Background:
This is a predicted structure of a 74-nucleotide RNA (transfer RNA) from a Chloroflexota bacterium. Rfam family: tRNA. The family's RNA type in Rfam is transfer RNA.
RNA sequence: CGGAGCGUAGCGCAGCUUGGUAGCGCGCAGUGUUCGGGUCACUGAGGUCGUGGGUUCGAAUCCCGCCGCUCCGA
Numbered sequence: 001c002g003g004a005g006c007g008u009a010g011c012g013c014a015g016c017u018u019g020g021u022a023g024c025g026c027g028c029a030g031u032g033u034u035c036g037g038g039u040c041a042c043u044g045a046g047g048u049c050g051u052g053g054g055u056u057c058g059a060a061u062c063c064c065g066c067c068g069c070u071c072c073g074a
Stems, first nucleotide, its partner, number of pairs: 001073007010026004020057001028044005050066005
């Protein structure tokens, strides 16, 4: 320098193909259970969906640029 993949909650990841209320597991907080803790059950908090623009009534999703990480090639 060229190509490909990835970026979504504290962590690991779905959702993107087919635009229409942002989810799951673990973790965290509360309540119940217990003498207490753990386990278990229930409830809850936590997200400018990497970033800037474009298209659209509407973008995590489609298009373009940029940034970061990984891989391949030179």